[in-house]
């Protein structure tokens, strides 16, 4: 130096045709137990990497830019 892919919760990942964002784990609580753990239920937690643009409306369409993995050179 070119190309491709990734980037959303504390961790792992969904997220359709653009319509107010979601699950498992964890974490707190509560039932259950002589008590812990297991089951079960309820909470809690996200400026969707970042700035711009388009749009009545962006996680999602475009443009730049980052960080990370590939591959070619």
């Nucleotide at each position: 130096g070119g190309g491709u892919g990734u980037u959303u919760a504390g961790c792992u990942c969904a997220g359709u045709u653009g319509g107010u964002a979601g699950a498992g784990c964890a974490a707190g609580c509560g039932u259950c137990u002589u008590a812990u753990a297991c089951a079960c239920g309820c909470u809690c937690g996200g400026u969707c990497c970042c700035u711009g643009g388009u749009u009545c409306g962006a996680g999602u369409c475009c443009a730049g830019g980052a960080a990370c993995a590939c591959c070619c050179a």
The RNA shown here (transfer RNA) has 73 nucleotides and comes from candidate division WWE3 bacterium UBA1379. The source organism's lineage runs through Bacteria, Bacteria candidate phyla and candidate division WWE3. Its Rfam family is "tRNA". By type it is a transfer RNA. Rfam links the family to the GO term triplet codon-amino acid adaptor activity.